[in-house]
RNA sequence: GUCUCAUUCAGAGUGGUGAAGGGUCUGGCCCUAUGAUACCACGGCAACCGGCUGAGGCGCGACCCUCAGUGACCAGGUGCCAAUUCCAGCUCAAGUCAAUAUGGCUUGGGGAAGAUGAGAA
Repeated sequence: GUCUCAUUCAGAGUGGUGAAGGGUCUGGCCCUAUGAUACCACGGCAACCGGCUGAGGCGCGACCCUCAGUGACCAGGUGCCAAUUCCAGCUCAAGUCAAUAUGGCUUGGGGAAGAUGAGAA
């Protein structure tokens, strides 16, 4: 890098280094010399994996698997700490404006893309 599954309107920032960009792409809209992105230190959030507890798959025990719960457990493995993933992009439905350009706007559903985790070849 590819594939599968799950989640993606909740939550959580200070300091230092450094110097001009950043929010994936496009459009919009934002953040930014009152110092961006990035990196480092400390702090925090969360609960995906692991752990722990309970139930089931099985008559019992162990292992394994599934489901539920968990006060954050353990010098655990990751992740995250502007804005819903900042909003939209493709499609469908409803409403509305306009009056034939299958147009604009609003709301909602689905999808795509991205991100994170767990797993697979």